[in-house]
Context: one part of a larger RNA
């Protein structure tokens, strides 16, 4: 110098970042993931209302769709193609978005709700009749898609790739709404995004770990995956791998960066970005474009609740908050205004993401604690060589300014751009002008402007050398100091007190790591 610190004295006031490093301990509570009525059957509760109609505007629970794989959180695991850089895929896949093309015809059966009952303490489950869709389910239709035969060109990097042309009476599709101007649906190609995979090369220690391996190594075949592979299996070979450190142990999330230092290097991984992994412990799938899913599902296991005892529920390393730990880390805030996400044709709803605000001198940067005069060198204080001098000291008292800050009244902008709606224009025909109305959490905050009146604001550590800054009394190897050297045993600048001095100053010392 520097730190996510912590601890002891002090402590006016604003900006800005920051705040569980330790128990990946264990959680009371409350919020963090919905939304669509323009898919659908209904209408329980709310309003209107009736021609006695769920008939309006709406909807709570059901079906259904898309979203829940993002976002936030942690760093236990992992020494790894995990990460970082660079390559490759003629071995792959991408919902929602962009652009092209060509489609979208006829049917059909059931099922939750709603209704009737049964069981249970619950938590649920069960049974009967009956209903509907963009939910399921056949059938038509079809090719540039899929799969199988043949034929021709043209490249390549081993396998091979890519264009054509023909064959197969091959094989596969769909959905509607509603305000009538839009949406959405199917299939296939192209593009953007996202992602999977292999390879070079880098990437902590210990040889007081030297051998290590049977799915191991490699082949054939078959399964398997979006796709390459022992990834799996079944047969066949004996192979891989290491003193250029295998194998085994110990530590450890990797980078971008941060801190030091002239450089080289050395340390660290808090905050913010980008990848990886977890989600009470292990597993294991299911849905789906995507998980083997932090607020889904199933087993199993520890642990916690509830029980009528039969059975049941749960997971905060998501935001707060709670216990334990611990030298130690904050509020059970407020807005969805911005920006931003997810569902919606839009109004719009949800959103502890995010924005704010609240505590903490824990950090950094800035500002105050007042200026200018003013010698009877006051009093008091210390020391003295004592009617004196020296020093506190222009310090104080007083005399004039000041008014940042502070208290009180008052004004008060900007973050807000936009969108959506209507009108009207202009063209490129869905976009863009102009227009009218609408939206401010923080907060009457910031800041401005006027009135008081020095008025509300200074401490800490140090004074043997190192290292700026000395002298009294006390104490006597005690009582005590200390980074090292030392110091006290009766004249101690070194211990404790005073005066005075130094240094930093809203701080200032010790302690702990790093350079």
């Nucleotide at each position: 110098g520097a730190u996510g610190a912590a601890c002891g004295c002090u402590a006016g006031c604003g900006a800005u970042a920051g705040g569980c490093u330790u128990a990946a301990c264990a959680c009371a509570u409350g919020c963090a993931a919905g939304u669509c009525g323009a898919g659908g059957g209904g209408c329980a509760g709310c309003a209107c209302g009736u021609u006695a109609a769920g008939g309006u505007g709406g909807c709570g629970a059901c079906c259904g769709g898309c979203g829940c794989a993002c976002g936030g959180g942690u760093g236990a695991g992992u020494a790894a193609c995990a990460c970082g850089u660079a390559u490759g895929c003629a071995a792959c896949c991408u919902g929602c978005c962009c652009a092209u093309a060509a489609c979208a015809g006829g049917g059909g059966g059931a099922u939750a709700g709603g209704c009737c009952g049964u069981c249970g303490a619950a938590a649920g489950a069960c049974g009967g009749a009956u209903u509907a869709a963009u939910a399921c389910c056949g059938c038509a239709u079809g090719a540039a898609a899929c799969a199988g035969g043949g034929g021709u060109g043209c490249c390549g990097c081993a396998u091979g790739g890519u264009a054509u042309c023909u064959u197969u009476a091959g094989u596969u599709a769909a959905a509607g709404a509603u305000u009538a101007a839009u949406u959405g649906g199917u299939u296939a190609u192209g593009g953007a995004u996202g992602g999977g995979c292999c390879u070079g090369c880098g990437u902590u220690c210990c040889a007081u770990u030297a051998g290590g391996u049977a799915g191991u190594u490699g082949g054939u075949a078959a399964g398997g995956u979006a796709a390459c592979g022992g990834c799996u299996u079944a047969c066949c070979a004996a192979g891989c791998c290491g003193a250029c450190g295998a194998u085994g142990g110990a530590u450890a999330g990797g980078g971008g960066a941060a801190c030091u230092g002239a450089g080289a290097g050395g340390u660290u991984a808090g905050c913010c970005c980008c990848c990886c992994a977890c989600a009470c412990u292990g597993g294991u799938a299911c849905u789906g474009a995507g998980a083997c899913a932090g607020g889904g599902a199933c087993c199993a296991g520890a642990c916690u609740c509830c029980u009528a005892c039969g059975g049941g529920a749960g997971g905060c390393a998501g935001c707060a908050g709670u216990g334990a730990g611990g030298a130690a880390u904050a509020u059970u805030g407020g807005u969805c205004a911005a920006u931003g996400g997810u569902c919606g044709g839009g109004a719009g709803a949800c959103u502890g993401a995010a924005c704010c605000a609240g505590c903490c001198a824990a950090a950094u940067c800035g500002c105050g604690u007042g200026a200018a005069g003013g010698a009877a060198g006051a009093c008091g204080g210390u020391a003295u060589u004592a009617u004196g001098u020296a020093u506190u000291g222009u310090a104080a008292a007083c005399u004039u300014c000041u008014u940042u800050u502070g208290u009180a009244u008052g004004g008060g902008g900007g973050u807000a751009a936009a969108g959506a709606a209507g009108u009207g224009g202009a063209c490129g025909a869905g976009u863009c002008c102009a227009u009218u109305c609408u939206u401010g959490u923080a907060a009457g905050u910031a800041c401005c402007a006027u009135a008081c009146g020095a008025a509300u604001a200074a401490g800490c550590a140090u004074c043997g050398g190192c290292u700026a800054a000395c002298u009294c009394c006390g104490u006597g190897c005690c009582a005590g100091c200390a980074g090292c050297c030392g110091c006290g045993g009766u004249a101690a600048u070194a211990c404790g007190g005073a005066g005075g001095a130094u240094g930093c100053g809203a701080g200032c010392g010790u302690u702990a790591u790093c350079c």
Molecule: small-subunit ribosomal RNA, 5' domain
Organism: uncultured bacterium